[in-house]
RNA sequence: CAGAGAUAAAGCUAAACCCGUCGUGAGGCGGGGACAGAAAGUUUCGGGUCUCAAAGGAAGGCGGCCGGGCUGCCUUA
Numbered sequence: 001c002a003g004a005g006a007u008a009a010a011g012c013u014a015a016a017c018c019c020g021u022c023g024u025g026a027g028g029c030g031g032g033g034a035c036a037g038a039a040a041g042u043u044u045c046g047g048g049u050c051u052c053a054a055a056g057g058a059a060g061g062c063g064g065c066c067g068g069g070c071u072g073c074c075u076u077a
Base pairs, nucleotide, nucleotide: 003076004075005074012037013036017032018031019030020029021028022027035064041070042069043068045067046066047065048062049061050060051059
């Protein structure tokens, strides 16, 4: 450096649900809360899906739907 995530340690994130708040909505943010996660860090690049609209066309959301890009802790059975 690359691979791996078996072991150990230090940690990290936070599903569903509840409260408040923003949004037409999908959903987002804050608090509580833990189903899970070796990148559940980040990025719409591709696919998928959801919302608005629905004639056409465009826009928005989901990174914890899948793949890819970038970055990162520990260890090395």